[in-house]
RNA sequence: UAGGAAGUAGUAUAUUGGAAAUACAGGGGGUUUUGAUCCCUCAGAUGUGGGUUCGAUUCCUAUUUUUCUAG
Numbered sequence: 001u002a003g004g005a006a007g008u009a010g011u012a013u014a015u016u017g018g019a020a021a022u023a024c025a026g027g028g029g030g031u032u033u034u035g036a037u038c039c040c041u042c043a044g045a046u047g048u049g050g051g052u053u054c055g056a057u058u059c060c061u062a063u064u065u066u067u068c069u070a071g
Stems, first nucleotide, its partner, number of pairs: 001070007010024004018054001026042005047063005
């Protein structure tokens, strides 16, 4: 420099147009002499801007960050 991929909760991943999910982690409670385990419960997220649509994490576009390939 050219081409490709990705950005979702603190972390790792789902969600192919109609109520954003799960696990671990975190807060509270229960059980236990204590701790661990186990059970119940709570909070927390679609990189940013614009567009299409009745409706966008999803489609289009720009930008930004990371990454892969070639030179």
This is a predicted structure of a 71-nucleotide RNA (transfer RNA) from Sooglossus sechellensis. The sequence is in RNAcentral, with records from ENA. Its mean pLDDT, the model's own confidence on a scale to 100, is 80. Its Rfam family is "tRNA". It is annotated as a transfer RNA.